[in-house]
C1' cells in the first nucleotide's frame, strides 16, 4: 500500500416523521410497476422492510 475478517459507529430496505423488530451494505446497501414508435415518451398502484401511531393523500357511506 493493497486484500480479507471482526468489533463498534453510521448508512440503506420506490414518497414524510417517530416506536419496536427484521434484513442489507463498507462505497457499497438502494434507486416500484406496466406499455409503446424504446437511452426517449406514456400509464399504474403504494406514504410499512413488517407492526403500530400521527401527518398528507384516495374511495365509498352518513349528519
Nucleotide at each position: 500500500g493493497g486484500g480479507g475478517u471482526c468489533u463498534g459507529u453510521g448508512g440503506c430496505g420506490g414518497u414524510g416523521g417517530a416506536g419496536u423488530c427484521c434484513g442489507c451494505c463498507c462505497g457499497a446497501a438502494c434507486c416500484g410497476c406496466c406499455g409503446g414508435u424504446c437511452c426517449c415518451c406514456g400509464g399504474c398502484c403504494g406514504a410499512u422492510g413488517a407492526c403500530u401511531c400521527c401527518u398528507g393523500u384516495g374511495c365509498u357511506u352518513c349528519c

A computed fold for a 63-nucleotide RNA from an Anaeromyxobacteraceae bacterium, annotated as Fluoride riboswitch aptamer (crcB RNA motif). NCBI's taxonomy places the organism under Bacteria, Pseudomonadati, Myxococcales, Cystobacterineae, Anaeromyxobacteraceae. The sequence was found by an Rfam model in a public genome assembly. The model forms 100% of the base pairs in the Rfam consensus.